Record summary: This is a predicted structure of a 336-nucleotide part of an RNA (large-subunit ribosomal RNA, domain IV) from a Saprospiraceae bacterium. Model confidence (mean pLDDT): 84 of 100.

[in-house]
Context: one part of a larger RNA
RNA sequence: UUCGUGGCUAAGGAACUAGGCAAAUUAGACUCGUAACUUCGGGAGAAGAGUCCCCCGGCCGGAAGGUCGGGGCGCAGUGAAGAGGUCCAGGCGACUGUUUAGCAAAAACACAGGACUCUGCAAAUUCGAGAGAAGAUGUAUAGGGUCUGACACCUGCCCGGUGCCGGAAGGUUAAGGAAGGGGGUUAGCGACUUCGGUUGCGAAGCUCUUAACUGAAGCCCCGGUAAACGGCGGCCGUAACUAUAACGGUCCUAAGGUAGCGAAAUUCCUUGUCGGGUAAGUUCCGACCUGCACGAAUGGUGUAACGAUCUGGACACUGUCUCAGCCACGAGCUCG
Numbered sequence: 001u002u003c004g005u006g007g008c009u010a011a012g013g014a015a016c017u018a019g020g021c022a023a024a025u026u027a028g029a030c031u032c033g034u035a036a037c038u039u040c041g042g043g044a045g046a047a048g049a050g051u052c053c054c055c056c057g058g059c060c061g062g063a064a065g066g067u068c069g070g071g072g073c074g075c076a077g078u079g080a081a082g083a084g085g086u087c088c089a090g091g092c093g094a095c096u097g098u099u100u101a102g103c104a105a106a107a108a109c110a111c112a113g114g115a116c117u118c119u120g121c122a123a124a125u126u127c128g129a130g131a132g133a134a135g136a137u138g139u140a141u142a143g144g145g146u147c148u149g150a151c152a153c154c155u156g157c158c159c160g161g162u163g164c165c166g167g168a169a170g171g172u173u174a175a176g177g178a179a180g181g182g183g184g185u186u187a188g189c190g191a192c193u194u195c196g197g198u199u200g201c202g203a204a205g206c207u208c209u210u211a212a213c214u215g216a217a218g219c220c221c222c223g224g225u226a227a228a229c230g231g232c233g234g235c236c237g238u239a240a241c242u243a244u245a246a247c248g249g250u251c252c253u254a255a256g257g258u259a260g261c262g263a264a265a266u267u268c269c270u271u272g273u274c275g276g277g278u279a280a281g282u283u284c285c286g287a288c289c290u291g292c293a294c295g296a297a298u299g300g301u302g303u304a305a306c307g308a309u310c311u312g313g314a315c316a317c318u319g320u321c322u323c324a325g326c327c328a329c330g331a332g333c334u335c336g
Stems, first nucleotide, its partner, number of pairs: 001332009011322002015320001020317001028052005037042001039150001053072008073077001085315007092307002097109002113148007125134003151302004156232003161229002163225005170220003176214002180210006188201005233251005260294001261291001272288005
């Protein structure tokens, strides 16, 4: 002199900082006391207050002791080691649980509950080339798949597209079948002949080819289905101040976003505007609605309890800071 670990600090007390990160505060037992809210279980050790050990005094008591008041130490009278800081408000997820072994513990996953769908048992589904196995020594109150995610109140409209389910009249349609047509081959027949041949026609069979017609599912087609994939408008005008538009017109659509919520984990403009909190608030809370681009099981809105969760605030507390100082131990460096 640096680092690590531990300890102390006047006055102030978050002024530090992205952020109270870190540290400090709190901490035992008994007694009293305990709010909103609530799913009546909780919330709750809520919060908060007193006592504990020593001394003095009063009162009661025969005493032991009990009780009241005042003062003092500072742990609770200890221990090898220990031991809640509290409160208010909001977001997210109901909860206990699970997870990225070595940057993420969470709002992600799971969850009980809800819904749709498949499956009648040699089940559906899955593994395997197969035998076979799982499902299951189960049987629709069962098993598989998908979505949602306690609970409360709810879950609107659209089936045009895509998917799935059902239908079978018509259209289209494969292999296969196949009437007929064409080619090759040739038993046979004809013509010519120098009798060696040349040439034409050609049945059956075999074969190559063509092909009317026949021919299933599928597709087209008809219907259903959104807790299936998904989707849920534009322009113009109108009220006796103004403004706005309950109302009207028009175009388009399968249908034009209902309830609820809303500058939101979603709002670009934006530090929107108003209110609250502060001396001062891009954050926070309550409203408004002009929702760039919320919205109903890709669930919507609430919600007690819970959370090493995220955000804002208050009290307490502190070397986080104003602003730095000192001590102990360990490890280094430098100088002697």